[in-house]
RNA sequence: AAUUCUUAUGGGCAAAUUUUACGAAAGUAAGAGACGCAAAACCACGGGCCUAAGGCAUUCGCUAUGGCAGCCGGGUUGCACAU
Numbered sequence: 001a002a003u004u005c006u007u008a009u010g011g012g013c014a015a016a017u018u019u020u021a022c023g024a025a026a027g028u029a030a031g032a033g034a035c036g037c038a039a040a041a042c043c044a045c046g047g048g049c050c051u052a053a054g055g056c057a058u059u060c061g062c063u064a065u066g067g068c069a070g071c072c073g074g075g076u077u078g079c080a081c082a083u
Stems, first nucleotide, its partner, number of pairs: 012037002017032006035070001041076003045073003048068003054063003
């Protein structure tokens, strides 16, 4: 790319791990990869959790202005079928 079969639909996202890059770290982005998810789409408003550069304290340490939406709640939006 073509053909056949099935057929309401036959699609979407993408964990761990890994490569590269960014970051003090937690973690994030892209590629590979699929554990799972009917909102595992978006939003840091509430709770919770992670990190601790800087600051404070100097006995162990404390702390978010940094993160986690695939931790829970909440808000917004979307798709399929039926009535």
Description: A computed fold for an 83-nucleotide RNA from Heyndrickxia ginsengihumi, annotated as c-di-GMP-I riboswitch aptamer. The organism belongs to Heyndrickxia, within Bacteria. Its mean pLDDT, the model's own confidence on a scale to 100, is 86.